[in-house]
Model confidence (mean pLDDT): 77 of 100. Bacterial RNase P class A from a marine sediment metagenome, 332 nucleotides, folded computationally. It matches the Rfam family "Bacterial RNase P class A". It is annotated as a ribozyme.
RNA sequence: GAGUCGGCCAGGCGAUCGCCCCGUUCGCGGGGAGGAAAGUCCGGGCUCCACAGGGCAGGGCGCCAGGUAACGCCUGGGGGGCGCGAGCCUACGGAAAGUGCCACAGAAAAUAUACCGCCCCGUUCGCGGGGUAAGGGUGAAAUGGUGCGGUAAGAGCGCACCGCGCGUGUGGCAACACACGUGGCAGGGUAAACCCCGCCCGGAGCAAGGCCAAAUAGGAAUCCGCUGGUACGGCCCGUACCGGAUUCGGGUAGGCUGCUUGAGGCGCAUGGCGACAUGCGUCCCAGAUGAAUGAUCGUCCGCGACAGAACCCGGCUUACCGGCUGACUCUU
Numbered sequence: 001g002a003g004u005c006g007g008c009c010a011g012g013c014g015a016u017c018g019c020c021c022c023g024u025u026c027g028c029g030g031g032g033a034g035g036a037a038a039g040u041c042c043g044g045g046c047u048c049c050a051c052a053g054g055g056c057a058g059g060g061c062g063c064c065a066g067g068u069a070a071c072g073c074c075u076g077g078g079g080g081g082c083g084c085g086a087g088c089c090u091a092c093g094g095a096a097a098g099u100g101c102c103a104c105a106g107a108a109a110a111u112a113u114a115c116c117g118c119c120c121c122g123u124u125c126g127c128g129g130g131g132u133a134a135g136g137g138u139g140a141a142a143u144g145g146u147g148c149g150g151u152a153a154g155a156g157c158g159c160a161c162c163g164c165g166c167g168u169g170u171g172g173c174a175a176c177a178c179a180c181g182u183g184g185c186a187g188g189g190u191a192a193a194c195c196c197c198g199c200c201c202g203g204a205g206c207a208a209g210g211c212c213a214a215a216u217a218g219g220a221a222u223c224c225g226c227u228g229g230u231a232c233g234g235c236c237c238g239u240a241c242c243g244g245a246u247u248c249g250g251g252u253a254g255g256c257u258g259c260u261u262g263a264g265g266c267g268c269a270u271g272g273c274g275a276c277a278u279g280c281g282u283c284c285c286a287g288a289u290g291a292a293u294g295a296u297c298g299u300c301c302g303c304g305a306c307a308g309a310a311c312c313c314g315g316c317u318u319a320c321c322g323g324c325u326g327a328c329u330c331u332u
Base pairs, nucleotide, nucleotide: 001330002329003328004327005326006325007324008323009322011300012299013298014297015296016295017294019032020031021030022029023028034306038317039316041315042314043313044312045311046205047204048203049202053237054236055235056234058201059200060199061198062197063077064076065075066074067073078092079090080089081088082087093196094195098194099193100190101189102188115136116135117132118131119130120129121128122127144162145161146160147159148158149157163185164183165182166181167180168179169178170177171176209257210256211255212254219248220247221246222245223244224243228242229241230240231239264283265282266281267280268279269278270277271276301304
């Protein structure tokens, strides 16, 4: 100088008025939007269906081992790929269960094949027959690769090494790695195509739900009705209950609660490579409801980006002006 992987902050200070919540001795005291509050993409807590089962369909995940309340998340390993490197990415089970697809070009992309070329024989010198897949061409991919021998010319035809299949052993919890032996083995790719295999999965949602007050018309009509109906995302079985569905018409839209003490934050110690776990100590840190933190002045400089909770929490993804800082890599 150029990079890689993390952590922290999110305009500061002062003054004057103003807003919301809690407590109150009514004087006042304490508190008041984020790293993503966003997207509504996953997983749950909580509430109801509901006393809550089985199966099919459907959906999700897909290397191994752990963490977690759980997950499609996180951590650590393995395989593959990218990068000089620190590091980064990974939709990563199965192609020998089956089906499908591989355009165009090319002789040929599977019921494999011979365009150019090489070799042999014949020849009326125009060409015909046979062999071949090493060389060339086409293509994303041409039927194991490189080298030597061999051959009429070639070819795993033979050999060595690599690759692949099978077997054994060693290390590892495992994914897997390594070593040895053996077989000339012979069309590949694609499952982010259908499919097969393994594991997992009720639904709806704080506008859930509960209580109080008030008002109206315990209104009307039609259909099914125990051999029935309803409930449970779809279907079947089962279970529970005794009614259910549709249309027209009328009233209400108010208040309280749920509502913030939590799988909570911070600090220390111990264990662990780590995610994290355990123990001790300490703190209370938004609860609005047509929607609370705004306005003015002065001053400083990093000149302020993306952007405002609405039941709560753990993640992922996306947006982003700048500042501080730790470790590591490469070059000079």
Overview
RNAcentral holds the sequence, with entries from MGnify.